[in-house]
Context: one part of a larger RNA
C1' cells in the first nucleotide's frame, strides 16, 4: 500500500452514468391479500402473529378385557438466555412506462437483447417419374409421404382491424397485330467453261420465344401532393378556386427505441425534475402482415419513482488473514 473478509457514533443513496458494491429478505404452520386478467392467473401478492424448556387439563387414532404402549390436536399455566427457523442453508418489496405474447435460441473467447425462433396468419408453387434440392450421369433426398401433403416466402400468441395506387419494376393471363435469329425459300446477279455444269454470291416470301402491344395482380417490389383565398373582434379555416398525380395518408398511434428546431407547450411527481408520467398535435421525417393499436401472463431486458436496507456516500476508522516494504 493491496487483496480477501469482520465491526461501526450520527445520517441513510446525499454516492454514481446507474443503489454498481454491500446490507438486508429467507424455513415451517396460521391470519391476510389490491389493481387488473385471457379467471389458468396475478400470488410467497402486500402485510401480521407463532416456534426452544417444563407442567396441567380435554379429545381424536390403532392396539388391548383392562391397566396401558404408540401417535396426532384443542385450551391452558410456568421457566430460561442478549438472541428459540439460536450454526449452516435458506426471496427484499411494491407503483409506473417501453419492448418482446409466452418455454425457448444466439456472437465456444469483450454483445444473452428489443436480436433469432415460436404457435397462429397470409401469398405463391406442386397432380406425383411432382415442386424443389445434390449430382456430368447412373442415381438420392423429398417420401416408403401425395394438396389437411410438400417447397419458398413474409408477418408472429390473443383481441379490434389491415384504407387509397397496377403508372413504374416483377409475376401471371392473352388463337390479334408489329419487330425477330438459324432454317426454308429462291427473283437476279458474278466466276469459270465450248458445252453440260461447277463454284460462290443474293431481293421479296416465310420463320419460335423475347421485346412490343393488350389486361390481370400490392399480406409482389414499391407509392401514398402543392400554391392561394375564405366566417360579424381576433384567431383558425367546416367552405371555395387552381396547378400536378397512378393514388395522394384512411382507421389508430404521435416531441414516439421515431421530433431537428427542443431542456416545445400544459400537468403531475421533488424544496429544486436535460430524465420520467399524463396531455397536446407545428408528424425536420408515425401509419396499417418492411404490419397499425391494445393486451392479462412471461422477462439475468430497458426508463422512471417508492418502502426497506445499508461504509455506495458525508468521512473515514479500528480489526483478521495473505502480499508488498524492513532487516536477517
Nucleotide at each position: 500500500c493491496g487483496a480477501u473478509g469482520u465491526u461501526g457514533a450520527a445520517g441513510g443513496a446525499a454516492c454514481u452514468c446507474g443503489g454498481c458494491a454491500a446490507a438486508a429478505u429467507a424455513c415451517c404452520u396460521c391470519c391476510g391479500u389490491a389493481a387488473g386478467u385471457u379467471c389458468g392467473c396475478g400470488a410467497g401478492a402486500a402485510g401480521g402473529a407463532g416456534g426452544c424448556c417444563c407442567g396441567g387439563u380435554u379429545c381424536c387414532u390403532a392396539g388391548g378385557c383392562a391397566a396401558c404402549u404408540a401417535g396426532g390436536g384443542g385450551c391452558u399455566g410456568g421457566g430460561g438466555g442478549c438472541a428459540c427457523a439460536a450454526a449452516c442453508c435458506a426471496g427484499g418489496g411494491g407503483g409506473u412506462g417501453g419492448c418482446g405474447a409466452c418455454u425457448g435460441u444466439u456472437u465456444a473467447u469483450u454483445a444473452a437483447a428489443a436480436a433469432c425462433a415460436c404457435a397462429g396468419g397470409g401469398c405463391u408453387c406442386u397432380g406425383c417419374g411432382a415442386a424443389g434440392u445434390c449430382g456430368c450421369a447412373a442415381g438420392a433426398c423429398g417420401a416408403c409421404g401425395u394438396a389437411u401433403a410438400g417447397g419458398g416466402u413474409c408477418u408472429g400468441a390473443c383481441g379490434c382491424c389491415u384504407g387509397c395506387c397496377c403508372g413504374g419494376u416483377g409475376c401471371c393471363g392473352g388463337a390479334a397485330g408489329g419487330u425477330u435469329a438459324a432454317a426454308a425459300g429462291g427473283a437476279g446477279g458474278a466466276g469459270u467453261g465450248c458445252a453440260a455444269g461447277c463454284u460462290c454470291u443474293g431481293a421479296a416470301u416465310c420463320g419460335a420465344a423475347g421485346c412490343c402491344c393488350c389486361g390481370g395482380u400490392a399480406a409482389a417490389c414499391g407509392g401514398c401532393g402543392g400554391c392561394c383565398g375564405u366566417a360579424a373582434c381576433u384567431a383558425u379555416a367546416a367552405c371555395g378556386g387552381u396547378c400536378c398525380u397512378a393514388a395522394g395518408g384512411u382507421a389508430g398511434c404521435g416531441a414516439a427505441a421515431u421530433u431537428c428546431c427542443u431542456u416545445g407547450u400544459c400537468g403531475g411527481g421533488u424544496a429544486a425534475g436535460u430524465u420520467c408520467c399524463g396531455a397536446c398535435c407545428u408528424g425536420c421525417a408515425c401509419g396499417a402482415a418492411u404490419g397499425g393499436c391494445g393486451u392479462a401472463a412471461c422477462g439475468a431486458c430497458u426508463u422512471c419513482c417508492c418502502c426497506g436496507c445499508u461504509g455506495u456516500c458525508u468521512c473515514c476508522a479500528a480489526c483478521a488473514u495473505c502480499g508488498a516494504c524492513u532487516c536477517a
The part of an RNA shown here (large-subunit ribosomal RNA, domain IV) has 328 nucleotides and comes from a Hyphomicrobiaceae bacterium.